Description: A computed fold for a 342-nucleotide part of an RNA from Tragelaphus strepsiceros, annotated as large-subunit ribosomal RNA, domain IV. Its mean pLDDT, the model's own confidence on a scale to 100, is 89.

Context: one part of a larger RNA
RNA sequence: CCCUCGUUAAGGAACUCGGCAAAUUGCAUCCGUAACUUAGGAAUAAGGAUGACCUUUGAUUGUGAAGUUUGUACAAACGGAGCAGUUGGAGGUGGCACAGACCAGGCCCAAGCGACUGUUUAGCAUAAACACAGGUGCCUGCCAAAGCGAAAGCUGAUGUAUAGGUGCUGACGCCUGCCCGGUGCCGGAAGGUUAAGAGGAAGUGUGAAAGCUCUGAAUUGAAGCCCCGGUAAACGGCGGCCGUAACUAUAACGGUCCUAAGGUAGCGAAAUUCCUUGUCGGGUAAGUUCCGACCCGCACGAAAGGCGUAACGAUUUGGGCACUGUCUCAACGAGGGACUCG
Numbered sequence: 001c002c003c004u005c006g007u008u009a010a011g012g013a014a015c016u017c018g019g020c021a022a023a024u025u026g027c028a029u030c031c032g033u034a035a036c037u038u039a040g041g042a043a044u045a046a047g048g049a050u051g052a053c054c055u056u057u058g059a060u061u062g063u064g065a066a067g068u069u070u071g072u073a074c075a076a077a078c079g080g081a082g083c084a085g086u087u088g089g090a091g092g093u094g095g096c097a098c099a100g101a102c103c104a105g106g107c108c109c110a111a112g113c114g115a116c117u118g119u120u121u122a123g124c125a126u127a128a129a130c131a132c133a134g135g136u137g138c139c140u141g142c143c144a145a146a147g148c149g150a151a152a153g154c155u156g157a158u159g160u161a162u163a164g165g166u167g168c169u170g171a172c173g174c175c176u177g178c179c180c181g182g183u184g185c186c187g188g189a190a191g192g193u194u195a196a197g198a199g200g201a202a203g204u205g206u207g208a209a210a211g212c213u214c215u216g217a218a219u220u221g222a223a224g225c226c227c228c229g230g231u232a233a234a235c236g237g238c239g240g241c242c243g244u245a246a247c248u249a250u251a252a253c254g255g256u257c258c259u260a261a262g263g264u265a266g267c268g269a270a271a272u273u274c275c276u277u278g279u280c281g282g283g284u285a286a287g288u289u290c291c292g293a294c295c296c297g298c299a300c301g302a303a304a305g306g307c308g309u310a311a312c313g314a315u316u317u318g319g320g321c322a323c324u325g326u327c328u329c330a331a332c333g334a335g336g337g338a339c340u341c342g
Stems, first nucleotide, its partner, number of pairs: 001337008010328002014326001019323001027051005036041001038171001052093012067078004094098001106321007113313002118130002134169007146155003172308004177238003182235002184231005191226003197220002202215002205212002239257005266300001267297001278294005
């Protein structure tokens, strides 16, 4: 010096990306316990008090001796000593310390995300990712749809639409706006286009001819596509410019262009904000983080759901109390290495 531990004056997060690590707390009884809430919780909330031993005196539980009684007697009833346990009251005793060792929650406030319990990258990620109950769309009438398989056949299912498959969303509460022009899907006895096939006008070659051979126009001819309509909890999309009010500023208002329609409610510098450490307020002596607002949303927005939300979380962020060798700033001690010999 390294590893693993123990203790430490004064201070107490000044350490650091960050209280990482360590310390604190820890048990039982009694008291007491807020916001919020889905009325269940939150809650061991928080915050306090007590705890050893001796003497004495109650209560209570178990067991149940002696003894007494009995026209039923190897019994029954009564009886309550002693012993053991639990739990109170009063008085006293000792120690630095009484849950004396071991064992044994630190707590609170605010915010993001995900409702929750659960699952996950065997070997760098446990999460806000996956799943989930619930919601919703589509398909499926049974020899079902769907899936596996050249097939036989099997699963679905010894099920039958309150069933099965598949996609999206993700408890609960309040809600889920506008657009069907494009793409997809669904429907459509018309019309257009359209293959093989049917058809056979008109011709080719050859032949004396019958014929054989070849080409082949009208006409007919399905799905598909075109066309018409529907459908967004289908894929998706949800504008620009100019002017205007009796200070200024702003624009309820007007004009114009374009579109299928021009983003509604709610939220908003956000897990989304480039400019940006936006501006204001709070917290600090001092705050690029945090919280509350504002809205100028580069580039939120409604089941790739929007906004809230009690409870929950080895989750993320900010703050506080307690506590500490994290630090000021290091010291000492123990064991194992390092070093020497073997």

Background: Rfam family: Bacterial large subunit ribosomal RNA.